[in-house]
Molecule: transfer RNA
Organism: Candidatus Krakonobacterium acarorum
Order: sequence, then C1' cells, then structure tokens
RNA sequence: GGCUUCGUAGUUUAAUGGAUAGAAUAUAAGAUUCCGGUUCUUAAGGUAUAGGUUCGAUUCCUAUCGAAGCUA
Repeated sequence: GGCUUCGUAGUUUAAUGGAUAGAAUAUAAGAUUCCGGUUCUUAAGGUAUAGGUUCGAUUCCUAUCGAAGCUA
C1' cells in the first nucleotide's frame, strides 16, 4: 500500500428500515438498618465524524477517523 471485520451509556451488550434506542453492571439520591453490607425504589448517563438514499436510518450507500486481523 491492498483487502476483511468492527465502532451504541463509565464498562459489557440488544435493537436487519417504523421509536420515547432497551437491559445488565457501575455511579448518585431515597427507603430499610444502631452503623455498614444486602434488598427495594428513583435519577442521570449513549448510536465515531461528514454527506447521500428514503415518508422514515443504529440499520442501506460513499468518504474520513480509530481498533483488530490477513496479505506483499
């Protein structure tokens, strides 16, 4: 240099075109407890970037950025 795969909450992930993007864990607050732990309730937190297709894009297409692998 060429090719393939991947990029979603702090972390692990679900969602194959129809929506308010779901869950676990972690964090914070509250309840419980003499205190702590456990348990329960609640909250905040996300689609790598830019275009395009579409009535509608996490999803499809192109380019860029980043990660891993293969190849000379």